[in-house]
RNA sequence: CUUUGCUCAAGGCAAACCAUCCGAAAGGUUGGGACGCAAAGCCAGCGGGGCUACGGUCGACGACGACUAUGCCAGCCGGGUUGCCAGA
Numbered sequence: 001c002u003u004u005g006c007u008c009a010a011g012g013c014a015a016a017c018c019a020u021c022c023g024a025a026a027g028g029u030u031g032g033g034a035c036g037c038a039a040a041g042c043c044a045g046c047g048g049g050g051c052u053a054c055g056g057u058c059g060a061c062g063a064c065g066a067c068u069a070u071g072c073c074a075g076c077c078g079g080g081u082u083g084c085c086a087g088a
Stems, first nucleotide, its partner, number of pairs: 002088004012037002017032003021028002035075001041081003046078003049073003055068005
C1' cells in the first nucleotide's frame, strides 16, 4: 500500500424505552439503558428515498383540510471522505 472481517485480543459506537432540556413538529442534547453496528466516524450545497409543516399558498363563513423545506433522518440505500484493531 492492497485486501478480508471467519476467529482471538485491545478498544469504540449505542436502537427501543425512561428521565432531562431545546424545538411548532419531525427531530435533536445530556444521563441511564443495549437492539444492533467493521465505519452505527464525518458530509443532507453529491444523488435517490423517508419524516415533519412553524411560516407560506390554495380551499372553506368557520372549526379545519390540501399542498409546500428553508427544518430533519448519515442506524433507509448508493456515493464521497477520513480512520482503529486483527488476519492475509

The RNA shown here (c-di-GMP-I riboswitch aptamer) has 88 nucleotides. The prediction has a mean pLDDT of 86.